[in-house]
Predicted 3D model of a 71-nucleotide RNA (transfer RNA) from a Candidatus Nanoarchaeia archaeon.
RNA sequence: GCCCGCGUAGUUUAGUGGUAAAAUACAUCCCUGUCACGGAUGAGUCCCGAGUUCAAUUCUCGGCGCGGGCG
Repeated sequence: GCCCGCGUAGUUUAGUGGUAAAAUACAUCCCUGUCACGGAUGAGUCCCGAGUUCAAUUCUCGGCGCGGGCG
């Protein structure tokens, strides 16, 4: 230098045009003599910009970051 893939809650990952989800962590409450375990509830997320579209986390282009391959 060229090519490919990935970027979603604090963390690990689903989701792939129409409401953003799970586990874990966190907070409150219940349970218990206390802690732990267990149960209920809650807060918290689409890397940035532009385009297409009635509507974009999703499609297209560019940028940034990370990983891999070739030279």
Taxonomically the source falls in Candidatus Nanoarchaeia (Archaea, Nanobdellati, Nanobdellota).
The prediction has a mean pLDDT of 82.
The sequence was found in a public genome assembly.
Its Rfam family is "tRNA".